[in-house]
């Protein structure tokens, strides 16, 4: 110095003014509200919706088949198809990067081209009582307890169902309507089916009303500092922090300094001055571990391999 591999970080800051959501406090207001202060207000992926819950209802909660899932050992987590260590196997020179990782005599399917033939073989030479026995050609394999299960299958763990448009709560208006069928000999629902539970209205089809308002909404399996355990994932003690909650959907624009990426130009060089931009993928919508997709420029640590130098 170049190439690479692992891992972490950051997503501009800070002041005014002006606009918006929300939250406390104070003052007026019967009340809706109005006035002033204090602080907060979109990401590492907020995307897929692939996977697992936490929560709500089914519900008073279960067994079996169906059907799904993973798939050496071992640990971690609330869990998991996720992570971590170890082994096998494959790819790199190597740092490491990827898994399709149980079972072939349970049983069943396929093995293209080539070759006579691909699992009830039999071309060619040799040789036998006999495709009995050897060798050659073709091919990844030529009858050997062959290959193949990210083919069906089989074995071992394991899995109710739906889903914040889940559900709770008021308060208002109608017609607590007709008609037909079923149904305490047991409807409806327990969201594939049975068995079991359960205990009163269902199903169509005509007809009227009403579409309001509050919850669920954010304090969390939360984050950050330190210290101990453990190879690690993670864990556990002590300490601090509160940081969006919007209801057709706010988190906005202006200025001006600071920092910063690129361009230009001086200057040994520290750095100076001008343009210009805050760059790309891209916005919350119950919440949260993950996984894969997209993505611009930047920083830091540690590790491999070549090349010069000393």
């Nucleotide at each position: 110095g170049a190439a690479g591999c692992a891992a972490g970080c950051c997503a501009g800051a800070c002041a005014g003014c002006c606009g918006c959501c929300g939250g406390c406090c104070a003052u007026c207001g019967c009340a809706g509200g109005a006035u002033g202060g204090c602080g907060g207000g979109a990401g590492g992926a907020a995307g897929g919706u692939c996977c697992g819950g936490a929560c709500u209802c089914c519900a008073u909660a279960g067994a079996g088949c169906a059907g799904g899932g993973u798939g050496a050992c071992g640990g971690c987590u609330a869990a998991c198809g996720g992570c971590c260590g170890u082994c096998c196997g494959u790819c790199g020179u190597a740092a490491g990067g990827c898994g399709c990782g149980g079972a072939a005599c349970a049983g069943g399917g396929c093995c293209a081209c080539a070759g006579a033939g691909a699992c009830g073989a039999g071309c060619g030479u040799a040789u036998u009582c006999a495709g009995u026995u050897a060798c050659g050609g073709u091919g990844a394999a030529a009858c050997g307890c062959g290959g193949u299960a990210a083919c069906c299958u089989c074995c071992a763990c394991u899995c109710g169902g739906a889903g914040c448009a889940a559900u709770u709560c008021c308060a208002a208006a109608u017609a607590g309507g007709c008609a037909c069928g079923c149904a305490u000999u047991g409807a409806g629902g327990c969201u594939g089916c049975u068995c079991g539970c359960g205990g009163a209205g269902c199903g169509u089809g005509c007809g009227g009303g009403u579409a309001g308002g509050a919850a669920g909404c954010u304090u969390g399996a939360g984050c950050c500092g330190u210290g101990g355990a453990g190879u690690a994932a993670u864990u556990c003690a002590c300490g601090g922090c509160c940081u969006a909650g919007a209801g057709g959907a706010a988190u906005g624009g202006c200025u001006g300094u600071c920092a910063u990426a690129a361009c230009g130009g001086g200057g040994c060089a520290a750095c100076c001055c001008g343009u210009c931009g805050u760059a790309a993928c891209a916005g919350a919508a119950u919440c949260c571990g993950g996984c894969c997709u997209a993505u611009c420029g930047g920083c830091u640590u540690g590790c491999u391999u070549c090349a010069c130098u000393u």
This is a predicted structure of a 310-nucleotide RNA (Bacterial RNase P class A) from Noviherbaspirillum sp. Model confidence (mean pLDDT): 80 of 100. The organism belongs to Noviherbaspirillum, within Bacteria. Rfam family: Bacterial RNase P class A. By type it is a ribozyme. A source record names the gene rnpB. RNAcentral holds the sequence, with entries from ENA.